[in-house]
RNA sequence: GCACAAGGAUCACUGAAUCCAGGAUCGUCCUGGAACGGGGGAAUUCCCGGUAGGGGUGAGUGAGCCGGUCGGCUCUAGGACGUUCUUUCCCGUCCGAACCCGUCAACUAACCUCGUAAGUGUCGUGAAAGAGGAGUC
Numbered sequence: 001g002c003a004c005a006a007g008g009a010u011c012a013c014u015g016a017a018u019c020c021a022g023g024a025u026c027g028u029c030c031u032g033g034a035a036c037g038g039g040g041g042a043a044u045u046c047c048c049g050g051u052a053g054g055g056g057u058g059a060g061u062g063a064g065c066c067g068g069u070c071g072g073c074u075c076u077a078g079g080a081c082g083u084u085c086u087u088u089c090c091c092g093u094c095c096g097a098a099c100c101c102g103u104c105a106a107c108u109a110a111c112c113u114c115g116u117a118a119g120u121g122u123c124g125u126g127a128a129a130g131a132g133g134a135g136u137c
Base pairs, nucleotide, nucleotide: 011121012120013119014118018034019033020032021031022030023029024028035116036115037114038113039112040111045106053104054101055100056099057098062075063074064073065072066071078095079094080093081092082091084131085130086129087128088127089126090124
């Protein structure tokens, strides 16, 4: 000097999952508020369904092939990332899950109610438009 690995801080990513106050048995937890997000719930309207159930969160839906099953492969609706932010275009790399309710729920004003986790590490000196910020003088 280079490369790799681990830990910490900062910054950043998916996601609603952040901030503030008070308290406690102080590893963190509890309560309340704000903010963000979800569910239930009239009338009008829209309707269909009823065990082969039906429904919810989520981008995560559908098709084909292989397989005795578990599962695997290819594609796909859709979604994410690529160092200020938003939108559009191009290019590249990925995801395309999982869980829950329990026979029951269209939308839905008032109203009722729930969550605030978990997991990670990007770098195309791309183009255009708009917005904003920093530094220097």
Description:
A computed fold for a 137-nucleotide RNA from a Vulcanimicrobiota bacterium, annotated as c-di-AMP riboswitch aptamer (ydaO/yuaA leader).